[in-house]
RNA sequence: AGGCACGUAGCUCAGGGGGAGAGCACUACCCUGACACGGUAGGGGUCCCGGGUUCAAAUCCCGGCGUGCCUA
Numbered sequence: 001a002g003g004c005a006c007g008u009a010g011c012u013c014a015g016g017g018g019g020a021g022a023g024c025a026c027u028a029c030c031c032u033g034a035c036a037c038g039g040u041a042g043g044g045g046u047c048c049c050g051g052g053u054u055c056a057a058a059u060c061c062c063g064g065c066g067u068g069c070c071u072a
Base pairs, nucleotide, nucleotide: 001071002070003069004068005067006066007065010024011023012022013021018055026042027041028040029039030038048064049063050062051061052060
């Protein structure tokens, strides 16, 4: 320098045009003498950034940035 993949909650990731979600973590309550486990409820997101397409974009297209891998 070129190619490919990925970027979504604190962490690991699903979701690939019309509800933003799961597990773990966190908070409150129940349980216990207490802790752990377990149960119930809850909080937390500019979906990396900008532009385009569309009635509508996390999702499709373009550019940029970042990370990983490959080639030189």
Notes: The RNA shown here (transfer RNA) has 72 nucleotides and comes from a Desulfarculales bacterium. The sequence was found in a public genome assembly. Model confidence (mean pLDDT): 85 of 100. Rfam family: tRNA. The family's RNA type in Rfam is transfer RNA.